Record summary: A computed fold for an 85-nucleotide RNA from Paenibacillus flagellatus, annotated as c-di-GMP-I riboswitch aptamer. The sequence was found by an Rfam model in a public genome assembly. Model confidence (mean pLDDT): 88 of 100.

RNA sequence: UCCCGAUAACGGCAAACCUGUCGAAAGGCAGCGACGCAAAGCUACAGGGCCUUCCUGAUCCGUCAGAUGGCAGCCAGCUACCGAA
Numbered sequence: 001u002c003c004c005g006a007u008a009a010c011g012g013c014a015a016a017c018c019u020g021u022c023g024a025a026a027g028g029c030a031g032c033g034a035c036g037c038a039a040a041g042c043u044a045c046a047g048g049g050c051c052u053u054c055c056u057g058a059u060c061c062g063u064c065a066g067a068u069g070g071c072a073g074c075c076a077g078c079u080a081c082c083g084a085a
Base pairs, nucleotide, nucleotide: 004083005082012037013036018031019030020029021028022027035073041078042077043076047075048074049071050070051069055066056065057064058063
C1' cells in the first nucleotide's frame, strides 16, 4: 500500500410507523423514531436495474406504451476514518 473486517477505539448515518409540508404520482424535505449500515459518504441525459405517468401517443374506452419526474438503504463507479486476526 492492497485485500480484509473485532464483542477494539473515536465517532457517524437512520428503515418502518406517525405528524407537518412540497408534488399529479413515484418521491423529497423537516420533526419524531431505530429496522439496520464499515462506506447507509458522493454520483441519476451520456453503465445496468427499479418506481411513477401531470402530459403525449395509441385504444376494443377496459386499458396499453413512453421520462422530460424520481430511487444511491438494488448492483455498479468514485472517494474516505480506524487497524485485531